[in-house]
């Protein structure tokens, strides 16, 4: 000098739930909490999952509105996986 432990040190993020706000929803943000995470830091590139506003189709109606059902992401999930980028300390 390189490599090397979360079994060390200093720390970090933060589930579920609750309250508030935004959103059609999924979900996001803020506060409390802390299940867990060595990348649970950042990025929707690939896969996957979730929602279905709009749109389309069907049904109900004389018809429209409206309601229900089905399909669909341009919406969402990075704490679903992969991938890319970056990062703290470091005994044997």
């Nucleotide at each position: 000098g390189c490599a090397g432990a979360c079994c060390a040190a200093g720390g970090g993020c933060a589930u579920c739930g609750c309250c508030g706000u935004c959103g059609a929803a999924a979900g996001a943000c803020g506060g409390c909490c802390g299940c867990g995470c060595a990348a649970a830091a950042c990025c929707a590139c690939g896969g996957g999952u979730c929602u279905a506003a709009c749109a389309c189709g069907c049904u109900g109606u004389a018809a429209c509105c409206c309601a229900g059902c089905g399909u669909c992401a341009u919406g969402a999930c990075g704490g679903c996986c992969g991938g890319g980028u970056u990062g703290c300390c470091u005994c044997a």
The prediction has a mean pLDDT of 82. A computed fold for a 92-nucleotide RNA from Salinisphaera orenii YIM 95161, annotated as c-di-GMP-I riboswitch aptamer. The organism belongs to Salinisphaera orenii subsp. halophila, within Bacteria. Its Rfam family is "c-di-GMP-I riboswitch aptamer". Rfam describes the family as follows. GEMM was predicted in a large-scale screen for bacterial structured RNA regulatory elements.